[in-house]
RNA sequence: ACUCGUCCCAGCGAGUAUAAAUAGGACAUUAGGCUGGAGCGGUACAUUUGUGCGUUGUC
Numbered sequence: 001a002c003u004c005g006u007c008c009c010a011g012c013g014a015g016u017a018u019a020a021a022u023a024g025g026a027c028a029u030u031a032g033g034c035u036g037g038a039g040c041g042g043u044a045c046a047u048u049u050g051u052g053c054g055u056u057g058u059c
Base pairs, nucleotide, nucleotide: 001016002015003014004013005012006038007037009036010035011034025059026058027057028056033040042053043052044051045050046049
């Protein structure tokens, strides 16, 4: 510098041509993906299109 972690800003983290994950520490939990916001994915109820929700807990 670039790429990636749903998107954007910021953060955090990991890679070096690849696109994955350990992303303050530990243990669990959830369908829910790193954090916040969003509401893309997901999910519930209707029914063909609309509305709602938006992991969680302890230290």